About this RNA: Small-subunit ribosomal RNA, central domain from an uncultured bacterium, 349 nucleotides, folded computationally. Its mean pLDDT, the model's own confidence on a scale to 100, is 85.
Context: one part of a larger RNA
RNA sequence: UUGGGUUUAAAGGGUCUGUAGCGGGCUAUUAAGUCAGGGGUGAAAGGUUUCAGCUUAACUGAGAAAUUGCCUUUGAUACUGGUAGUCUUGAAUAUCUGUGAAGUUCUUGGAAUGUGUAGUGUAGCGGUGAAAUGCUUAGAUAUUACACAGAACACCGAUUGCGAAGGCAGGGGACUAACAGACAAUUGACGCUGAGAGACGAAAGCGUGGGGAGCGAACAGGAUUAGAUACCCUGGUAGUCCACGCCGUAAACGAUGAGUGCUAAGUGUUAGGGGGUUUCCGCCCCUUAGUGCUGCAGCUAACGCAUUAAGCACUCCGCCUGGGGAGUACGACCGCAAGGUUGAAACUC
Numbered sequence: 001u002u003g004g005g006u007u008u009a010a011a012g013g014g015u016c017u018g019u020a021g022c023g024g025g026c027u028a029u030u031a032a033g034u035c036a037g038g039g040g041u042g043a044a045a046g047g048u049u050u051c052a053g054c055u056u057a058a059c060u061g062a063g064a065a066a067u068u069g070c071c072u073u074u075g076a077u078a079c080u081g082g083u084a085g086u087c088u089u090g091a092a093u094a095u096c097u098g099u100g101a102a103g104u105u106c107u108u109g110g111a112a113u114g115u116g117u118a119g120u121g122u123a124g125c126g127g128u129g130a131a132a133u134g135c136u137u138a139g140a141u142a143u144u145a146c147a148c149a150g151a152a153c154a155c156c157g158a159u160u161g162c163g164a165a166g167g168c169a170g171g172g173g174a175c176u177a178a179c180a181g182a183c184a185a186u187u188g189a190c191g192c193u194g195a196g197a198g199a200c201g202a203a204a205g206c207g208u209g210g211g212g213a214g215c216g217a218a219c220a221g222g223a224u225u226a227g228a229u230a231c232c233c234u235g236g237u238a239g240u241c242c243a244c245g246c247c248g249u250a251a252a253c254g255a256u257g258a259g260u261g262c263u264a265a266g267u268g269u270u271a272g273g274g275g276g277u278u279u280c281c282g283c284c285c286c287u288u289a290g291u292g293c294u295g296c297a298g299c300u301a302a303c304g305c306a307u308u309a310a311g312c313a314c315u316c317c318g319c320c321u322g323g324g325g326a327g328u329a330c331g332a333c334c335g336c337a338a339g340g341u342u343g344a345a346a347c348u349c
Base pairs, nucleotide, nucleotide: 004320005319006318008302012317014200015199016198017197021192022191024087025086026085027084028083029082030081032080033079034076035075036074037073038072039071040070041069048064049063050062051061052060053059090190091187092186093185095182096181097180098179099178102176103175104174105173106172107171108170109153113149114148115147116146117145118144119143120142124135125134161168162167205246206245207244208243209242210241214240215239219235220234221233222232257316258315259314260313261312262311265294266293267292268291269290270289271288272287273286274285275284276283277282298305299304322349323348324347331342332341333340334339
C1' cells in the first nucleotide's frame, strides 16, 4: 500500500461551524473527461517470437510482434463535466399555534446552617463499635426573640423535559436562541460531509480582585493497630462561591462519527395535529417529532443489536495493525505554571 476492520477483542476525533470531496427531476446545447476509426511519433541494441549462418550450443544475422505512452485528426453523445432554461419532491423562509431544568442578565422568596445580641435555665454537651481529643460555671448544650452572612434550592420529580456537546432545577421580569405541528403562501438544489483552521468545552488547577455560612485536599490532635504517613472522631488552610483572564483535559460513554433512503409486529410515555362519538368531562381511531421496553427477519466470535440497528445500501471524515518499552524520549508548537498536542527507537517477550 491493498485487503480487512473500528459497542465489549487494537481502533469513532469531547462537540459544533466551515475551503477541497460527493450531490435531486426534465429539456436544449457543447464535446473537457469517456468511447471508436485514421495519421505521426514511441532511436538502436537487449528481451519475446519466426527463420537463417558457423558440425551443435553459446554467439551472430534477417524479419515480425511488442513498445500498454504522447501528439494530431475525423466521428459517437449513454454517463460525468461546462453553459442556458425550467421544475418541486431535498433544503430554507413567511404566517399561525405550541413546548421545554435551553442560554445571558436583573430582581426576589422561604426552610435549614452558622455567628452576634438579649431573655429563660443549670451541669453537662458533643462524639463513637467503645472512647478520647474538643466545647462548657468567664454559664455551654437546650429553648425564645431579634439581627447579620454565605451557599444550595425540599415537596412537585418521573427509564420526564431541553441543549451540538460540556451541561441545565426555588419564583418573577427583560433579551437571545432552539425545536415541533398546522398551512401549503414564498425561494428554487440554495444540499451532505468536512483534512488544515476557528468557536465552545465538566471537575481539578493557575493569575488579579472580592467573598467565605456549610463542607473540606494539605496539616494538627484523639483513637484503632504489631505499625496506621489510612479507614473512625475533634478541629482546620487552600479550594468550593462571584467578576475578569488562562488551562483544554475526563470511563468528555450509548465505551456505538455525521447525513440520506429502505426493511415484521407488540406495548408504555412526552409535545403537537386530524377525525369519530358525547351537552360536557371523557373515550376510540389515525398521524408527526422525540423518548423507553419486548421482539421477527437480518447481522454478530458470542454477549447481544434489532425503524433511536450493531440489518440492507450510498456519500464524506477520524482512527486501528501483537504485548511491554510508552502516550515515554527527542524535536516542534501552545501554556504564567501545572502541563497539553504531535509522537518514535534500541531492547525484550